Formats: sequence, C1' cells, structure tokens
RNA sequence: GCCCUUAUAGUUCAAAGGAUAGAACAAAGGUUUCCUAAACCUUAGAUUGUGGUUCGAGUCCACAUAGGGGUA
Repeated sequence: GCCCUUAUAGUUCAAAGGAUAGAACAAAGGUUUCCUAAACCUUAGAUUGUGGUUCGAGUCCACAUAGGGGUA
C1' cells in the first nucleotide's frame, strides 16, 4: 500500500430500517443503620466524524479518523 473487521452511557454489552436507543456494573441522591457495608427506591449519563440513500438511519452506502487482524 491493499483486503477484512470493530467503533453505542464512566466500563462491559444489547437494539428485524420504525414507539421516548435499553440492561448490568459503576456514579449521584434518598430509605434503613450508632457509623460503614449490604439491601431497596429514585436520578443523570451514549450512537467516532462528514456526506449520501430513505417518508424514516445506531442499523444501508461512500470517504475520513481510531483500534484489531490478514497479505507482500
């Protein structure tokens, strides 16, 4: 250089092209406790970027960026 693959919350992962993008752990607040932990309740938090296709894109297409693999 070329080919393949991955990119979603702080972390690990979901999400037939269609409802307000969900879950666990973590975080914050609360209940309980003499205090802490545990347990329970509540809350906040994400689609790598730019374009394209579509009535509608996290999902499909192109390019770029970053990680991983293959090839000479």
Predicted 3D model of a 72-nucleotide RNA (transfer RNA) from Butyrivibrio sp. The sequence is in RNAcentral, with records from ENA.